[in-house]
The RNA shown here (c-di-AMP riboswitch aptamer (ydaO/yuaA leader)) has 136 nucleotides and comes from a Solirubrobacterales bacterium. It matches the Rfam family "c-di-AMP riboswitch aptamer (ydaO/yuaA leader)". A reference for the family is Barrick et al. (2004), "New RNA motifs suggest an expanded scope for riboswitches in bacterial genetic control", Proc Natl Acad Sci U S A. The model forms 92% of the base pairs in the Rfam consensus.

Formats: sequence, C1' cells, structure tokens
RNA sequence: UUUUCUCGCUCGCCUAAUCCUCGGCUGUGCCGGGGAGCGGGGGACCCAAUUGUUGGGGCGAGUCCCGCGACUAUCGCGAGAGGCGCCAUUCGGCGCCAGCCCGUCAGCUAACCCCGUAGGCCGACAUAGGGGACGC
Repeated sequence: UUUUCUCGCUCGCCUAAUCCUCGGCUGUGCCGGGGAGCGGGGGACCCAAUUGUUGGGGCGAGUCCCGCGACUAUCGCGAGAGGCGCCAUUCGGCGCCAGCCCGUCAGCUAACCCCGUAGGCCGACAUAGGGGACGC
C1' cells in the first nucleotide's frame, strides 16, 4: 500500500414493535410494574350464512391456478395470475411470497373484555466535479 474476514459506531431498512415514568437489589447492570402511542383478538340487535374429520379458525405481504416428477399428506421443477418491500420518484432496477399459533371453537358486531409492543438486517451502484504526483 492492497485484499479478505470480524467487531463497534453512525446513517438507513423490514416490522405494530416506539416514547415516558416508578420501584427493588445479588447494584453501574439486572429484575418487576405503570402510562401514552401504535397494533391484534374475542364479543349484541340488525344484516349475512345455512355449516359441520373433507374439521374449523387466528397473526402475517407471505396466496391461488395449470403442467410434470414424486405418489396419503408433504416436497421438487417449470410457467402464469395476484400480493408485498427497497431504490429512483420519469423510465426502470433489485428482492420476497416465510414462519408460528388456537385446539373441536369464534361471520359482521355498539357497550364491554383480553393480548402484543419481540426479533432481524446494513455496504454499497450510477453520474458529475475537484485535488495531487510523474513525464514531455
């Protein structure tokens, strides 16, 4: 000096998942509360629905159809439709379509009741301008 990897910080991203405050002790950190904001579920009349092992349902963007392979289910490949995120915010480009939960039970739903506020990720592309060194 160059390259690669790891860690930390800042900016930033997915997400409802942020902010304020109180108390305790094994005390400079940990534990346990409260509130605001944001988010989710249950739950009448009316309306809707007539439906049940082919179980049903919830969170979430994370679904559906077709063809082939495999052959209960599941899974894999291919091609579509649809949905979601980031950059740009004009064209367009780059990605995702998981996972988990309830437990035979829940349509909508005022009052009312209950719950969550986790976690994960981040090194760059394009364009423009400028400075310095060396040689002639």
Its mean pLDDT, the model's own confidence on a scale to 100, is 76.
The sequence was found by an Rfam model in a public genome assembly.